[in-house]
RNA sequence: GAGGACUCUGGAGAAUCCCAUUCAAUUGGGUGCCGAAGGUGCAAGGCUUUAAAAAGGCUGAAUCUCUCAGGCAAAUGGAUAGAGGACAU
Numbered sequence: 001g002a003g004g005a006c007u008c009u010g011g012a013g014a015a016u017c018c019c020a021u022u023c024a025a026u027u028g029g030g031u032g033c034c035g036a037a038g039g040u041g042c043a044a045g046g047c048u049u050u051a052a053a054a055a056g057g058c059u060g061a062a063u064c065u066c067u068c069a070g071g072c073a074a075a076u077g078g079a080u081a082g083a084g085g086a087c088a089u
Base pairs, nucleotide, nucleotide: 003087006084007083008082009081010080015031017030018029019028020027032072033071034070038068039066041064045059046058047057048056
C1' cells in the first nucleotide's frame, strides 16, 4: 500500500390502499406502485472460428435493465459512504 470478519455514524424510493378473517396479534385474496438485500439480462473490449474478414459461439460492469425474490407510516431492513478494526498476504 491493497484486502478484511466485526463495531459506530449517516443512508433513498414506493399504499398506514381495498375485501374477507381474528377480541386482538395475524392470516388469505385483489389492485396500484418502488429498486439500494439477494438474483436475471448486456455495451465496448477480449477469446474462438477463418487464408483474411463478415456472421455465429464463449466471456463480459454498474446505482443501467427486469421485478423472480424483497419492499411501499414508524420500527426492522437497506446498496453504499465516513471512522475504527481482530485477522490474512

Notes: Model confidence (mean pLDDT): 79 of 100. This is a predicted structure of an 89-nucleotide RNA (Glycine riboswitch aptamer). It was read from a public genome assembly, where an Rfam model found it.